[in-house]
RNA sequence: CACUUAUCAAGAAAGGCAGAGGGAAAUGGCCCUGCGAAGCCUUAGCAACCCGCCACCGUACCACGGUGAGCAAGGUGCUACAUCCAUCCGUUCCAUAGAGGACGGGAAGAUAAGUC
Numbered sequence: 001c002a003c004u005u006a007u008c009a010a011g012a013a014a015g016g017c018a019g020a021g022g023g024a025a026a027u028g029g030c031c032c033u034g035c036g037a038a039g040c041c042u043u044a045g046c047a048a049c050c051c052g053c054c055a056c057c058g059u060a061c062c063a064c065g066g067u068g069a070g071c072a073a074g075g076u077g078c079u080a081c082a083u084c085c086a087u088c089c090g091u092u093c094c095a096u097a098g099a100g101g102a103c104g105g106g107a108a109g110a111u112a113a114g115u116c
Base pairs, nucleotide, nucleotide: 002115003114004113005112006111007110008109013043014042015041016040017039021032022031023030026087027086028085029084044079045078046077049075050074052071053070054068055067056066057065058064083108088105089104090103091102092101093100
C1' cells in the first nucleotide's frame, strides 16, 4: 500500500517555537485564521478500539467464550463547525417541481484491531 471487521449527530485545553494558510481528494458552498493557520515540542484532558482488571452469564470447577451507557495504568487515537454541508441511489412531501425539503442506503474518508 492492499484486504476484512467495527465505529464515526456525544466528548475533550493551555503554553512555547514558528509565520500563512487550514477544514482528506475533485466540484459547489460555508466556516476558521496576524486577537496567529499548518507544522514541531511540553503539559493537561477526552474516549473506551487493543491490552490489563472487575462484575454477571454460559457452568458445579479449570480453561474458554459472551455481555457491561463497569475500572482506566499501558499501546494507539483524538481535543472548531455532524466525517462542516452537499454532489451516487432509493422512498416520500411539495404543482412554486428544482443540484428543492425530510428520511434511509451507498461511495469515499478517518480511527482501531487483524491478515498479508